RNA sequence: CGCCGAAUCCCCGAAGGCUCAGGGGAACCGGGGACCCACGUCCAUGGGGUGAAUCCGCGGCGCACCCACGCUCCGGUAGGGCGACUCCGGCCCGAACCCGCCAGCUAACCCGGUAGGCGCAAGGAGAGGA
Repeated sequence: CGCCGAAUCCCCGAAGGCUCAGGGGAACCGGGGACCCACGUCCAUGGGGUGAAUCCGCGGCGCACCCACGCUCCGGUAGGGCGACUCCGGCCCGAACCCGCCAGCUAACCCGGUAGGCGCAAGGAGAGGA
C1' cells in the first nucleotide's frame, strides 16, 4: 500500500505531558422478540446459531460381525474469494466454533461483537468514471 472478514473511527480516562486498565459514542455486524403469514398428523432421529464452508463417491481405522455412527486418505461438489461492474482466463477456499432440550417470520423492544489471519504478482478485453 493492499487481501479475507462486521471487525473501523472518535471521545473520556488520578494535579503538567504521554499513556494503560476501564468507560462512552458513531458506524458496521449478529442473536432474541408480536399481530399477519407459515408450520397437516404419527414413529424414528433432539433441535438451533455464526460462517462461502454444504453434499456425494471409493478405500482404510474404531466396534466380535453387519448396519448406523465417529475419525481419516483421495477424488469431486452446492457455495465463496482474488483493488467498485461484465466477459474470458488463471489461482485459491470449500474450515472452525458456539447455544444447551430451547428459539419460524417478526414492528416496538431486549442482548451481544468490532477479532484473527495473510500478500509482491495471471492476467487480458470491454463498459463506465475523473
Overview:
This is a predicted structure of a 130-nucleotide RNA (c-di-AMP riboswitch aptamer (ydaO/yuaA leader)) from uncultured Actinoallomurus sp. It matches the Rfam family "c-di-AMP riboswitch aptamer (ydaO/yuaA leader)". Rfam describes the family as follows. This family represents a conserved RNA structure found upstream of the ydaO and yuaA genes in Bacillus subtilis and related genes in other bacteria. The source organism's lineage runs through Bacteria, Bacillati, Actinomycetes, Streptosporangiales and Actinoallomurus. The prediction has a mean pLDDT of 78. The sequence is in RNAcentral, with records from MGnify.